This is a predicted structure of a 360-nucleotide RNA (Bacterial RNase P class A) from Collinsella vaginalis. The prediction has a mean pLDDT of 78.

RNA sequence: AGCGGGCCAGACGGUCGCGCGACCCGAUGGGCCCGUCCCAUCCGGGCGUGAGGAAAGUCCGGGCUCCAUAGGGCAGGAUGCCGGCUAACGGCCGGGCGGAGUGAUCCGACGGAAAGCGCCGCAGAAAAGAAGACUCCCACUGGCGGGUGACUGUUAAGGGAAAAGCUGAAACGGUGGUGUAAGAGACCACCAGCGUCGUGGCAACACGGCGGCUUGGCAAGCCCCAUCCGGAGCAAGCGCAAAUAGGAACGCGAUGGGUCGGCCCGGCCCGCGUUCGGGUAGCGUGCGAGGAACCGUGCGGUGACGCACGGGCAAGAUAAAUGAUCGUCCGCGACAGAACCCGGCUUAUCGGCCCGCUUC
Numbered sequence: 001a002g003c004g005g006g007c008c009a010g011a012c013g014g015u016c017g018c019g020c021g022a023c024c025c026g027a028u029g030g031g032c033c034c035g036u037c038c039c040a041u042c043c044g045g046g047c048g049u050g051a052g053g054a055a056a057g058u059c060c061g062g063g064c065u066c067c068a069u070a071g072g073g074c075a076g077g078a079u080g081c082c083g084g085c086u087a088a089c090g091g092c093c094g095g096g097c098g099g100a101g102u103g104a105u106c107c108g109a110c111g112g113a114a115a116g117c118g119c120c121g122c123a124g125a126a127a128a129g130a131a132g133a134c135u136c137c138c139a140c141u142g143g144c145g146g147g148u149g150a151c152u153g154u155u156a157a158g159g160g161a162a163a164a165g166c167u168g169a170a171a172c173g174g175u176g177g178u179g180u181a182a183g184a185g186a187c188c189a190c191c192a193g194c195g196u197c198g199u200g201g202c203a204a205c206a207c208g209g210c211g212g213c214u215u216g217g218c219a220a221g222c223c224c225c226a227u228c229c230g231g232a233g234c235a236a237g238c239g240c241a242a243a244u245a246g247g248a249a250c251g252c253g254a255u256g257g258g259u260c261g262g263c264c265c266g267g268c269c270c271g272c273g274u275u276c277g278g279g280u281a282g283c284g285u286g287c288g289a290g291g292a293a294c295c296g297u298g299c300g301g302u303g304a305c306g307c308a309c310g311g312g313c314a315a316g317a318u319a320a321a322u323g324a325u326c327g328u329c330c331g332c333g334a335c336a337g338a339a340c341c342c343g344g345c346u347u348a349u350c351g352g353c354c355c356g357c358u359u360c
Base pairs, nucleotide, nucleotide: 001358002357003356004355005354006353007352008351010329011328012327013326014325015324016323018050019049020048021047023046024045025044026042027041028040029039030038031037032035052335056346057345059344060343061342062341063340064233065232066231067230076229077228078227079226080225081095082094083093084092085091096110097108098107099106100105111224112223116222117221118218119217120216134165135164137160138159141156142155143154144153145152146151173191174190175189176188177187178186192214194211195210196209197208198207199206200205237285238284239283240282247276248275249274250273251272252271256270257269258268259267260266291313294311295310296309297308298307299306300305330333
């Protein structure tokens, strides 16, 4: 100068205030099995306790709850090198491959392009078909020239050729040589790629031999393959339960009124009371003191992690508490506030401490 990991998140004291309680005291009310018992309440007192590393974004995964569910498939979504960890994961650990860095280390949507479809702008002759001929290169033939001649210049038609130029991100393997009229994996060596065999490895893959010579890129376009996924969420769900309105049953009342187009029986509706049941407001529960949690030690494992033993655990509010102020000190204090609970990821963050490593 850097790389990786862990930790802290102003400290101490005084005063006042707020939420909560498996604590103590007091007051008030109630209960019965009458006791120095139990329960409830309090603008009561004391004591204890009271946000985070991200409480955040709500992006993944799970617990829990209710609904659905024989089994299989389609659709849709997610993941995507290999092996492992885990309750699970898109997370983590280890490894492989590719890339960046002198290095510690960091980054990677990293399955399949000879299953099929599609696309490859501009430029360029040509953009994927064993393609293509703009310039250049080449031999043959014809025309017109030069030269005594060997030969040579130029031009036209048909052809050869992919070497060189030009365009492009990319031009049908690369470099060098042989070869040829000029050329070409046509042939040779090495390299890259493909296929195949062997060796090592659980595997991804690595190394080596052989083969024919080469089959462009994009899957972050559709698609194919493999694996996984039922839905909704604590406003889930459960319990207690007013007033008003409506419902059911029973009873009461005058032989009442209305209606079933006249009358009788009968039915239905209208009034009052009691009881019951459902729902709403409200209250309680879920909800915090015990969990896939944390700390320490030992053992196993490279590690994520697992097992054993020991230890300590109280924020649980509901319009929502966790604050205000004074004093002393320092380097003068960032991002930010729980709302059912955990495991992750991502994002925000003043400053400081510790450990390991790299380079000079």
Its Rfam family is "Bacterial RNase P class A". Rfam classes the family as a ribozyme. About the family: Ribonuclease P (RNase P) is a ubiquitous endoribonuclease, found in archaea, bacteria and eukarya as well as chloroplasts and mitochondria.